[in-house]
Context: one part of a larger RNA
RNA sequence: GGAUGAACGCUAGCGGCGCGCUUAACACAUGCAAGUCGCGCGAUCGGACCAGACCAAAGUCCUUCGGGACAAUGGACUGGUUACGGAGCGGCGGACGGGUGAGUAACACGUAGCUAACCUACCUUCAUGGAGGGGCAUAGCAUCGGGAAACCGCUGUUAAUACCCCAUAAUAUUACUUUUGUAAUCAAAAUGGCUUCGGCUAUGCCUGAAGAGGGGGCUGCGUCCUAUUAGCUAGACGGUGAGAUAAAAGCUCACCGUGGCAAAGAUAGGUAGGGGGCCUGAGAGGGCGACCCCCCACACUGGGACUGAGACACGGCCCAGACUCCUACGGGAGGCUGCAGUGGGGAAUCUUGCGCAAUGGGCGAAAGCCUGACGCAGCGACGCCGCGUGGAGGACGAAGGCCUUCGGGUUGUAAACUCCUUUUCUGGGGGGCGAAUAAGGUGAGCAGGCAAUGGUUCACCGAUGACGGUACCCCAGGAACAAGCGCCGGCUAACUUCGUGCCAGCAGCCGCGGUAAGACGAAGGGCGCAAGCGUUAUCC
Numbered sequence: 001g002g003a004u005g006a007a008c009g010c011u012a013g014c015g016g017c018g019c020g021c022u023u024a025a026c027a028c029a030u031g032c033a034a035g036u037c038g039c040g041c042g043a044u045c046g047g048a049c050c051a052g053a054c055c056a057a058a059g060u061c062c063u064u065c066g067g068g069a070c071a072a073u074g075g076a077c078u079g080g081u082u083a084c085g086g087a088g089c090g091g092c093g094g095a096c097g098g099g100u101g102a103g104u105a106a107c108a109c110g111u112a113g114c115u116a117a118c119c120u121a122c123c124u125u126c127a128u129g130g131a132g133g134g135g136c137a138u139a140g141c142a143u144c145g146g147g148a149a150a151c152c153g154c155u156g157u158u159a160a161u162a163c164c165c166c167a168u169a170a171u172a173u174u175a176c177u178u179u180u181g182u183a184a185u186c187a188a189a190a191u192g193g194c195u196u197c198g199g200c201u202a203u204g205c206c207u208g209a210a211g212a213g214g215g216g217g218c219u220g221c222g223u224c225c226u227a228u229u230a231g232c233u234a235g236a237c238g239g240u241g242a243g244a245u246a247a248a249a250g251c252u253c254a255c256c257g258u259g260g261c262a263a264a265g266a267u268a269g270g271u272a273g274g275g276g277g278c279c280u281g282a283g284a285g286g287g288c289g290a291c292c293c294c295c296c297a298c299a300c301u302g303g304g305a306c307u308g309a310g311a312c313a314c315g316g317c318c319c320a321g322a323c324u325c326c327u328a329c330g331g332g333a334g335g336c337u338g339c340a341g342u343g344g345g346g347a348a349u350c351u352u353g354c355g356c357a358a359u360g361g362g363c364g365a366a367a368g369c370c371u372g373a374c375g376c377a378g379c380g381a382c383g384c385c386g387c388g389u390g391g392a393g394g395a396c397g398a399a400g401g402c403c404u405u406c407g408g409g410u411u412g413u414a415a416a417c418u419c420c421u422u423u424u425c426u427g428g429g430g431g432g433c434g435a436a437u438a439a440g441g442u443g444a445g446c447a448g449g450c451a452a453u454g455g456u457u458c459a460c461c462g463a464u465g466a467c468g469g470u471a472c473c474c475c476a477g478g479a480a481c482a483a484g485c486g487c488c489g490g491c492u493a494a495c496u497u498c499g500u501g502c503c504a505g506c507a508g509c510c511g512c513g514g515u516a517a518g519a520c521g522a523a524g525g526g527c528g529c530a531a532g533c534g535u536u537a538u539c540c
Stems, first nucleotide, its partner, number of pairs: 001540004006536005013387006019380002021345001026343003030340003035092003040089002044086003047082006054075003059070004099298003109222007118215003123211005129206002132166004141156002144153003172185005190203005224270003231261003236258008273295004277288004300321005323334004351377001353376003359373001360371004390420004400411004425477006434467001440461007484529005489510003495524005505512002
């Protein structure tokens, strides 16, 4: 000098873009953060709608004044329709997205390869592919019962794209055969629309092959400090066989052998997530790994598996432990290292905000629903960048302050004063881009079909804005509301006076202060930077 996720002191007008618990991976009140599909399914309650009969009835008409006819509307009842709300079965998604850095010195990461040793839901393409027949349950619901609750049990009953059986059987696997042969084993689900009732069509379903994207495994090389850590190792190293797995392998096991690693640092201890990158530096190098992106690991602590294409699963399950809460004392509930927020720790780090309008994600045919991802707003000079705090004129020079050799000098064109401007500010008015199209409609075309629905291409039309009445623009007013901080002995740019008297104090180093201190304190003046300026800490 540069840099910082900074903090502290003094000070502070505005905007844009970023950033904001580095400490206790400490404990957490409250709300929200993962749902969705009725075009898979059955039922029930409520809602809505339709129909029927009943009761009441404003009002209108008739009237012999007793009443009669019609009837908006309301009430409850019966039957039906509807997926609007709640629960359930079923499907897909909760393995993504979001957080954190505890652990990890390791194939964890980086890089280059290998996988003939592997897996892959959704998506795409392909197959002159398939989708035939039948069946048993169970949630829900009902009855009864247990429990304070969480919740649980018996019996009865019902559906499916839930489950099961049979058929069909290419690939695949296995066996036998040796030839492109034989045998065995393994599938499936429907729903919506249109219909001339023949069927057509859309979305799904099953099998196989391939693709894309994603992942698992293996290997070479690289990857901190300590030798005041020198020896380490029995599944340890290898073989045979088996088991397990999607898959090679001591991954596991039985048997056999006695190996394997290490001064080119094994083992042990300490420290640490790794990389792209960031800071510095001419570079080489050194230091760091906040924000953003990729990978890894973790989810109260430890262990375990289940489901699934995928997990050993942050907002799933089971067990143990610590902690907190409820309890009728028998037993239960919980996990903010999601977004806000609270306590605590600390020098120190924000709102219990708005919105799904955009981008992206999940589900859905779609409408749409969900989304603390995200988009925005709020707080903080924490950083970078930009703007302003006025401009021009104005005296051989006011007043005041300070200094003085008492002549004067300096503050100083500075002020006053004159003219001007209005970025900002205040008030008023106008007012965005971000929105692309979706559903659907109209028109034209294309393939197929007897037709209709449907599919597909193009053009036009066609809802939707959190930010926000914000940005921006216009009008009016008035220099109006807006400057501080550090330093002035040398290094280092900027000097005098007074006070103090080795005191009080200063100080980064050298060093100042003991009666004229340019070094302490104050004042005047000056120098530097400026909405900041200094100090501290850390790195180069």